[in-house]
């Protein structure tokens, strides 16, 4: 590399965008949607960054 055989599975999560609701905002939830992810699944333990607000300054 080619040929043959064959396990598992038949699914999960879900971006952007749109709509609705909530919020001062960041944003969140739900629906639509399907960019993508074998971890974009699970568990444990800590940590960091961004954004908004309050406050302060101009």
């Nucleotide at each position: 590399c080619g040929u043959a055989c064959u396990a598992a599975a038949g699914g999960g999560c879900a971006a952007a965008a749109u709509c609705a609701u909530u919020g001062a905002a960041a944003a969140a939830u739900g629906a639509u949607g399907a960019c993508g992810c074998a971890a974009a699944g699970c568990u444990a333990g800590a940590g960091g960054g961004g954004c908004u607000a309050a406050a302060g300054u101009g």
Predicted 3D model of a 58-nucleotide RNA (c-di-GMP-I riboswitch aptamer) from Litchfieldia alkalitelluris. It was read from a public genome assembly, where an Rfam model found it. The coordinates come from a structure-prediction model, not an experiment, and the mean pLDDT is 79. The organism belongs to Litchfieldia, within Bacteria. Rfam family: c-di-GMP-I riboswitch aptamer. About the family: GEMM was predicted in a large-scale screen for bacterial structured RNA regulatory elements.